[in-house]
RNA sequence: GGGCCUGUGGCGCAGCGGUAGCGCAGGCGACUUAUAAUCGCUUGGUCGUAGGUUCGAAUCCUACCGGGCCCA
Numbered sequence: 001g002g003g004c005c006u007g008u009g010g011c012g013c014a015g016c017g018g019u020a021g022c023g024c025a026g027g028c029g030a031c032u033u034a035u036a037a038u039c040g041c042u043u044g045g046u047c048g049u050a051g052g053u054u055c056g057a058a059u060c061c062u063a064c065c066g067g068g069c070c071c072a
Base pairs, nucleotide, nucleotide: 001071002070003069004068005067006066007065010024011023012022013021018055026042027041028040029039030038048064049063050062051061052060
């Protein structure tokens, strides 16, 4: 220098055009003499950044930024 993959709550991931979800973690409660475990409820996300396409973009296109792999 070229190619490919990837970026979504604090963490691990799903969502592939139509209101952003799951698990863990956090908070409150139930249970217990108490703790743990278990159960219920619940907080938390300008979807890497900037443009474009579209009635509508996390999703499609372009450029850039960060991470990983391969080739030279």
Molecule: transfer RNA
Organism: soil metagenome